[in-house]
A computed fold for a 75-nucleotide RNA from a Frankiales bacterium, annotated as c-di-GMP-I riboswitch aptamer. Model confidence (mean pLDDT): 86 of 100. Lineage of the source: Bacteria > Bacillati > Actinomycetota > Actinomycetes > Frankiales. It was read from a public genome assembly, where an Rfam model found it. Its Rfam family is "c-di-GMP-I riboswitch aptamer". Gene Ontology term of the family: cyclic-di-GMP binding. From the family's description: GEMM was predicted in a large-scale screen for bacterial structured RNA regulatory elements.
RNA sequence: CUGACGAACAGGCAAACCGGCCGGAAGGCCGGGACGCAAAGUCACGGGCCCAGAACGGGCAGCCGGACACCCGAA
Numbered sequence: 001c002u003g004a005c006g007a008a009c010a011g012g013c014a015a016a017c018c019g020g021c022c023g024g025a026a027g028g029c030c031g032g033g034a035c036g037c038a039a040a041g042u043c044a045c046g047g048g049c050c051c052a053g054a055a056c057g058g059g060c061a062g063c064c065g066g067a068c069a070c071c072c073g074a075a
Base pairs, nucleotide, nucleotide: 005073006072012037013036017032018031019030020029021028022027035062041068042067043066045065046064047063048060049059050058051057
């Protein structure tokens, strides 16, 4: 220095629910709010799930896997 790993330090994110907005819906955005999270950072590549459904298509990254990236440095 790098990888693995995850104590501490400094921080970060934000479930459910409520309010407003967008959408046919799943769902998304903003504000409040914290169930939790070492990536709960990004990507729809694979599986899965959801919406729609004739087809076409859309969504979920906080379902699993994978890729890329990131703060710190004890055992």